[in-house]
This record gives sequence, structure tokens and C1' cells, in this order.
RNA sequence: GUGCACUCUCAGGGCGGGGUGAAAUUCCCUACCGGCGGUAUGCAGUUUUCUGCGAGCCCGCGAGCGGCUUGGGCAGCCCCCAAGUGUCAGCAGAUCCGGUGAGAGGCCGGAGCCGACGGUGAAAGUCCGGAUGGAAGAGAGCGGAC
Repeated sequence: GUGCACUCUCAGGGCGGGGUGAAAUUCCCUACCGGCGGUAUGCAGUUUUCUGCGAGCCCGCGAGCGGCUUGGGCAGCCCCCAAGUGUCAGCAGAUCCGGUGAGAGGCCGGAGCCGACGGUGAAAGUCCGGAUGGAAGAGAGCGGAC
């Protein structure tokens, strides 16, 4: 240095103001927020090829819903409950214009757009709940191998 096993720790932000109304942080105007890995025409450091940072909407991943499987509640269907499953991506989302440049999806300028499920006196990215959960992954320790 590489890859492996085990253990531990960490791992999501946001409704402020106004309007309508019996009632809205849910509607309307305005405001606010952006998980993880990758990529890199940017920035900084170093000084010669390295280091750090750099995308919500470019490529992937994650939780949730749904699907499927098994078991149970049934004699059986529907349905309900529990467990498992991502080699089930169905919901699963959203970016363009101008500039620079050899090249822009990323830079500069501008204008847009998107956001699980259940609940609720009224429809929720921002409130409450499952969740003191799970997890993409990040870091540390330890062991042995090359």
C1' cells in the first nucleotide's frame, strides 16, 4: 500500500411575514431547505503534479410506499398480521437560456423546476407520527493475509 473478517462511533435541513376563512405552519402571495458515493473547463494550497473543497434537478445509491415469497389468523377466496426479499426500479422527482471555452451536465450571469407514506377542524418538501427505528455511507480500533 491492497484486499478481507470482526467491533465501535457518527450519519438531514427548512413556514419568518401577509391574505382568505369557523377552521390552514396544509390553500393563495412571499419566504426557507437540499442525505450519501461518483464525475469536474471552478476555487485555494503546494510548486510540477500532487492535496483539499466544489452538482437538489449529470450517473448511481439510501430510507418510505407498492410488488413478490413464506408463515399465521381461515376449510378456501378476499382481507388482516408477522417475517423475508432490490437478481422486483413500479411510485422515484426535477434544467433550460445566454456567456466563456477546443469542449459546459458542473464555471459565470439569468430565469425556472422538484421533493415518500400515514395523520390533521382545510389539500403539508418545512407541523405531528412510524423513528430512542432503519440506512446509502463516513471515520476509528483490532486481527490475520498478500
The RNA shown here (FMN riboswitch aptamer (RFN element)) has 146 nucleotides and comes from Pelagimonas phthalicica. The sequence was found by an Rfam model in a public genome assembly. The coordinates come from a structure-prediction model, not an experiment, and the mean pLDDT is 79.